[in-house]
C1' cells in the first nucleotide's frame, strides 16, 4: 500500500397490551431479530460419515417509551498479526 484484530466519533432497524404495584419491577398472553448462540444447501473429503455460509432460518438468550444495547457502513488512530 493494502486485510484481520483492538480503540475513538458518526450513522445505525423491527416488535404490544392488560393488570397489579409504584418510577421501575413482576405476572399473562402476544410480537421482533441486526449482541450473543443454534441449525442447514451449494461445494469438498478419507464419501459409513464428516467438513463448511449468510444479512436465510430457529428464538436458548437478547428485545419491544426513553436510556443502554445493537448486526453493518463511513472516517481516524496507535499497537500487533499476516
Nucleotide at each position: 500500500a493494502u486485510g484481520c484484530a483492538c480503540g475513538a466519533c458518526g450513522g445505525g432497524a423491527g416488535a404490544a397490551u392488560c393488570g397489579g404495584a409504584u418510577u421501575u419491577c413482576c405476572g399473562a398472553u402476544g410480537c421482533c431479530g441486526a449482541a450473543g448462540g443454534a441449525g442447514c444447501a451449494a461445494c469438498c473429503g478419507c464419501c459409513c460419515c464428516g467438513g463448511u455460509a449468510a444479512a436465510c432460518u430457529c428464538u436458548c438468550a437478547g428485545g419491544c417509551a426513553a436510556a443502554a444495547g445493537g448486526a453493518c457502513c463511513g472516517u481516524c488512530g496507535a499497537u500487533g498479526c499476516g
Predicted 3D model of an 82-nucleotide RNA (Glycine riboswitch aptamer) from Boseongicola sp.
It was read from a public genome assembly, where an Rfam model found it.
The prediction has a mean pLDDT of 78.